[in-house]
RNAcentral holds the sequence, with entries from ENA, MGnify and Rfam.
This is a predicted structure of a 74-nucleotide RNA (transfer RNA) from a Ktedonobacteraceae bacterium.

RNA sequence: CGGGGUGUAGCGCAGCCCGGUAGCGCACUUCAAUGGGGUUGAAGUGGUCGGAGGUUCAAAUCCUCUCACCCCGA
Numbered sequence: 001c002g003g004g005g006u007g008u009a010g011c012g013c014a015g016c017c018c019g020g021u022a023g024c025g026c027a028c029u030u031c032a033a034u035g036g037g038g039u040u041g042a043a044g045u046g047g048u049c050g051g052a053g054g055u056u057c058a059a060a061u062c063c064u065c066u067c068a069c070c071c072c073g074a
Base pairs, nucleotide, nucleotide: 001073002072003071004070005069006068007067010026011025012024013023020057028044029043030042031041032040033039050066051065052064053063054062
């Protein structure tokens, strides 16, 4: 320098192909069961979807640029 992959809640990930209310597990908060702990159950909090711009009635999703990390090539 060229090509490819990954980036979404505190952590691990799905959702993207084919645009239409942002989800799952763990964790966290509260409550119940227990003398307490563990455990189980119920309810709940938490996201500018790496960043910027564009297309669109509508973008995590499509397009362009860009950042970080990983792989391959030179």
It matches the Rfam family "tRNA". Its family is annotated with triplet codon-amino acid adaptor activity in the Gene Ontology. It is annotated as a transfer RNA. Rfam describes the family as follows. Transfer RNA (tRNA) molecules are approximately 80 nucleotides in length. The source organism's lineage runs through Bacteria, Bacillati, Chloroflexota, Ktedonobacterales and Ktedonobacteraceae.